[in-house]
């Protein structure tokens, strides 16, 4: 370094659901709240999946779907 994640330690995010704001939608942001995450950190270029429009080859949303890259700890 790479693969891997058994106990743990430091720390860490924050699913449904409520409330307020934006937003025509998917959905975003604050605050409660915790089902859960070892990449639930970052990133929308590819693939999926989803709104808008009459429709789109348009414009958007999602990284808690795959994916990319970058990392903390540690039995091995």
């Nucleotide at each position: 370094u790479u693969c891997c994640g058994a106990a743990a330690a430091a720390g860490g995010c924050a699913a449904a659901c409520c409330c307020a704001u934006c937003g025509u939608g998917a959905g975003a942001u604050g605050g409660g709240g915790a089902c859960g995450c070892a990449a639930a950190g970052c990133c929308a270029a590819g693939g999926g999946u989803c709104u808008c429009u009459a429709a789109a080859u348009g414009a958007g949303a999602u990284a808690g779907c795959c994916g990319g890259u970058u990392g903390c700890c540690g039995c091995g």
A computed fold for a 76-nucleotide RNA from an Actinomycetes bacterium, annotated as c-di-GMP-I riboswitch aptamer. NCBI's taxonomy places the organism under Bacteria, Bacillati, Actinomycetota, Actinomycetes. Its Rfam family is "c-di-GMP-I riboswitch aptamer". Gene Ontology term of the family: cyclic-di-GMP binding. Its mean pLDDT, the model's own confidence on a scale to 100, is 87. The sequence was found by an Rfam model in a public genome assembly.